RNAcentral holds the sequence, with entries from MGnify. FMN riboswitch aptamer (RFN element) from a mouse gut metagenome, 104 nucleotides, folded computationally.
């Protein structure tokens, strides 16, 4: 530089004129670093610029061990923005862009 990849999840009920949104319950977790991570330390997704910027969520305890906020066990806690009866899971920007990985 060139090709190619590069994100998941709403289940059963209840109110109700109307909620996949409220309540109970359920059921996802992007890269990259390390002892294997949605909560650690960074990065990417988003809004706006001439350039800055702006917003950016969460975890504790016991075990084991050289070593683990990462594995077991226990019990929590977190989800952009725009629409809509209030939304991580519907619908929209996106078959979209990106961190980033693979190849030659």
């Nucleotide at each position: 530089a060139c090709u190619u990849c590069g994100g998941g999840g709403u289940u059963u009920g209840g109110u109700g004129a109307a909620a996949u949104u409220c309540c109970a319950u359920a059921u996802c977790g992007g890269c990259g670093g390390u002892a294997a991570a949605g909560u650690c330390c960074g990065c990417g997704a988003g809004c706006g610029u001439u350039a800055u910027g702006c917003a950016u969520g969460a975890a504790u305890a016991g075990g084991u061990g050289u070593g683990a906020u990462u594995c077991c066990u226990a019990u929590a806690c977190c989800g952009a923005c725009a629409g809509u009866a209030u939304a991580g899971u519907c619908u929209g920007g996106a078959u979209g862009a990106a961190a980033g990985a693979a190849g030659u």
The model forms 100% of the base pairs in the Rfam consensus. It matches the Rfam family "FMN riboswitch aptamer (RFN element)". Rfam links the family to the GO term FMN binding.